This is a predicted structure of a 473-nucleotide part of an RNA (small-subunit ribosomal RNA, 3' major domain) from a metagenome. Its Rfam family is "Bacterial small subunit ribosomal RNA".

Context: one part of a larger RNA
């Protein structure tokens, strides 16, 4: 000075209180392990496992097999030689490739020059190998409240003091106190999204009043609501009460919001020789008729199993029918596509209007009314069988969807386990990127409905300061 301790004092969805799951069924997914010619690599407790990958039928693609090239798909220079490039033909063969014909330059100082092809040499090229050689980046302790220097002062020294103490605080937050005085990188606040209310502006939005219509459709208005530009508003301000009367803490009015209002971005020094040489960028190493490079087909989708994370359900708070209502954020030209017509339906026919506050894509639970009456059912949909639709050179390995028939396991799940403190957890359904078209049940977003529960910190994880103790570094 650390680190540990089944020592003491503090905080957190850590426990407690709640509510919902997993863990059992089935099917997606991702892993491992098995097999394969190949099932291409990489990620391995917490921080790997619906991860990279925001989309593996070819393609991607990095793996097999088989067929081929060899200055090479691709850069730059030099030397030679032909002549163009470019187009077309036959031939073979999966295809790339290869064999053979046809046709054909331009500029010029007459050295050459531009393009292109051949030969040759520098050289290209490698998702090979080192993430324990590396730079960037990014996880993780953790939005935890630490981490440090200057100068001074103790100590022989390593270091210690500052920073500990007494309050307080989400916070090294702040206040007194003090051999300490001051500084910095972290907090906090400034940034950006919400709640409120005022201006400014009214078209593509919007309708109070006033006419008019199937309809904000028209005329008229810009009041409301919206948009989006600027501005007030919250600072423990005011009042009370408490302790050191300093800084706080509890209350109470006012107010849209009240003590950080929610929520996002922002992650100190540093620690795990963490994660990436497969995003891309770099040192060695190491391959050069092959570890480079092009094609075809396959393969990543293989399947006695084990795990992980999902999603559907095991029903009456529920399922089926018909009726009827209400967002928000997106997106739209090789694009979104109305209204009609056809199909039971995916879909098709056609194609108005839209580079959009003008059009087009716009709900579902909720409510109303009917069956179903507690069964493996009118629950449940998994397999399979036929017959279609779409995307595409192509859906056989191996797409997605309908529609009919099949109807499987499954009556709330063992040991153990996760998530959440409010517009949160729960439950509806909507959009996006990726993308031809999809394995999306997955990500990232957005709206509707919309709870119970917290006595308290003994305990079980994790973390930080502050003491103690160690025979430990």
């Nucleotide at each position: 000075u650390g680190a540990c301790g089944g020592g003491g004092g503090c905080c957190g969805c850590a426990c407690a209180a709640g509510c919902g799951g997993u863990g059992g069924a089935g099917u997606a997914u991702g892993u491992g392990g098995c097999u394969u010619a190949a099932u291409u690599c990489g990620a391995u407790g917490c921080g790997a496992c619906g991860c990279g990958a925001a989309g593996a039928a070819c393609c991607u693609u990095a793996c097999c097999u088989a067929g081929c090239c060899u200055u090479g798909a691709c850069a730059u220079g030099c030397a030679u030689u032909a002549g163009a490039u470019c187009g077309g033909a036959c031939u073979u063969g999966a295809a790339a490739g290869g064999u053979u014909c046809c046709u054909u330059u331009c500029c010029u100082u007459c050295g050459g020059g531009a393009c292109u092809g051949g030969u040759g040499c520098a050289c290209a090229g490698g998702u090979g190998c080192u993430g324990c050689a590396u730079g960037g980046c990014u996880g993780u302790c953790g939005u935890c409240a630490g981490c440090u220097c200057g100068u001074g002062u103790c100590g022989u020294g390593a270091g210690a003091u500052g920073u500990u103490g007494c309050g307080u605080u989400a916070a090294g937050u702040c206040g007194c106190g003090c051999a300490a005085c001051g500084a910095g990188c972290g907090c906090a606040a400034c940034c950006c999204c919400u709640g409120u209310c005022c201006u400014u502006a009214g078209u593509u939005g919007c309708c109070a009043u006033c006419a008019u219509u199937g309809a904000g459709u028209u005329g008229g208005g810009c009041a409301c609501u919206c948009u989006a530009g600027g501005g007030a508003g919250a600072c423990a301000a005011a009042c009370c009460c408490u302790c050191u009367u300093u800084g706080a803490g509890g209350g109470u009015g006012g107010g849209a919001a009240g003590g950080u209002g929610g929520g996002g971005a922002u992650g100190a020094c540093g620690u795990c020789a963490a994660g990436u040489c497969a995003g891309g960028a770099u040192g060695g190493c190491c391959c050069u008729u092959a570890c480079g490079g092009c094609u075809a087909g396959g393969g990543c989708u293989g399947c006695a199993c084990a795990c992980g994370u999902a999603c559907u359900a095991c029903a009456a708070u529920g399922c089926c029918c018909g009726g009827u209502a209400c967002a928000g954020a997106g997106g739209g030209a090789a694009g979104c596509a109305a209204u009609a017509c056809c199909g039971c339906a995916a879909g098709g026919u056609g194609g108005a209007g839209c580079a959009a506050g003008u059009c087009c894509u716009c709900a579902a639970a909720a409510c109303c009314g009917g069956g179903c009456c507690c069964a493996g059912u009118u629950c449940a949909g998994a397999u399979u069988g036929u017959a279609g639709u779409c995307u595409g050179c192509a859906a056989c390995u191996c797409g997605a969807c309908u529609a009919c028939a099949u109807g499987a396991a499954g009556u709330u799940g063992g040991a153990a386990u996760c998530g959440c403190u409010a517009g949160u957890a729960a439950u509806g359904g909507c959009g996006c990127a990726u993308c031809a078209g999809c394995u999306a049940c997955g990500g990232c977003g957005c709206c509707g409905u919309g709870a119970a529960u917290a006595c308290g910190u003994u305990c079980c994880c994790g973390g930080g300061c502050c003491u103690u103790g160690u025979a430990c570094a």